[in-house]
């Protein structure tokens, strides 16, 4: 200097004028409201509605089956399918990145096409015998072809030709001790090499966990309001995500007709933000200090001018919070890796 990799911050800025929502204080007003001053006002994803909760109701809150989710080990957390660290595997020269990562000896299923053959083999080839030859019989699975995969691999010995037939080193299985909290790791010994392969994001088995619905939840006030018919009726009806048991309540359900569609609460002080210290590899926890930062309801952040530059992408809250996923123009900073050049 170039290329990469991991993380962090910003998300146009400044000034002036006019115009918006909400809060606090003061003044005026019977009130609705008006004026002045001060503070504040849409993101890193607000998106998706994919997980988990807080909160509200069912509801007094249980057992079982079915269903669903997760799936290596240890931690963090209110919790999670999230995050941190590690183990194993895959990719990369590397820094690093990714994994739907329990069980195939509980059982069932599937493996298309190609190929001779995919729960087991002989198409070509090699060797032997017979034969003038074509060809026939026998042996073989090392070589070739097909395929994602031809049934442990590499090298050698034996052999008519070969082959775990045998040997060495790996692979696989079993056992033992050691290290590690554990997943697991390396070591030693033995064994057969027909225990034939793969697949569980196939059915399934195992372990752990799981009520439902949702702020349009749910309450309060105001206004208006004639009700009618039918079914079941405690051996009943309704409700509790589905079913059964069990439980609770005492009325429940259906049809037609009429009134209302207004206001207030929920609604923002939080598992909150920021900073210091301590503990921890870290996620994070504890403690001390400090700050108050939207609550609209047809929906507030705008418009104009000037200057600057990185010339502004993806894109605008609606009960709240912790994550994940997706979209995205650029600028700056830091750690680490590789290559090249110079000293």
């Nucleotide at each position: 200097g170039a290329a990469g990799u991991a993380a962090u911050a910003c998300a146009a800025a400044u000034g002036a004028u006019c115009g918006c929502g909400g809060c606090u204080g003061c003044g005026g007003g019977a009130g609705a409201c008006c004026g002045c001053a001060g503070g504040u006002g849409a993101g890193g994803a607000a998106a998706g509605u994919c997980c988990g909760g807080g909160c509200u109701u069912c509801a007094c809150a249980g057992g079982g089956c079915a269903g669903g989710a997760u799936g290596c080990c240890g931690g963090a957390u209110a919790a999670c399918g999230u995050c941190c660290g590690g183990u194993g595997g895959a990719g990369g020269c590397g820094a690093c990145u990714c994994c739907a990562a329990g069980g195939a000896u509980a059982g069932u299923g599937c493996a298309a096409c190609a190929g001779a053959a995919a729960u087991a083999u002989a198409c070509c080839g090699c060797c032997g015998c017979a034969g003038c030859a074509a060809u026939g019989c026998g042996g073989u699975a090392a070589g070739g072809g097909u395929g994602g995969a031809a049934g442990g691999g590499u090298g050698g010995c034996u052999u008519a030709a070969g082959a775990g037939a045998c040997c060495a080193c790996c692979g696989c299985c079993u056992g033992c001790a050691c290290g590690g909290u554990a997943a697991c790791g390396g070591g030693c010994a033995g064994g057969g090499c027909g225990u034939a392969u793969g697949u569980a994001a196939a059915c399934c088995c195992c372990a752990u966990c799981c009520g439902a619905a949702g702020c349009a939840a749910g309450g309060c006030c105001a206004a208006a309001g004639c009700g009618a018919a039918g079914a079941c009726c405690a051996u009943g009806a309704a409700c509790c995500g589905g079913c059964c048991c069990g439980g609770u309540u005492c009325g429940u359900c259906u049809u037609c007709a009429g009134g209302u569609g207004g206001g207030c609460c929920g609604c923002u002080u939080g598992a909150a933000g920021c900073g210091g210290c301590u503990g921890g590899c870290a996620a994070c926890a504890g403690u001390c200090g400090u700050u108050c930062u939207a609550g609209a309801u047809a929906g507030a952040u705008g418009a104009u001018c000037a200057u600057u530059c990185a010339c502004g992408a993806c894109a605008u809250a609606a009960c709240c919070c912790g994550g994940c996923u997706u979209a995205u123009c650029g600028u700056a900073u830091u750690g680490c890796u590789u290559c090249u050049u110079u000293u």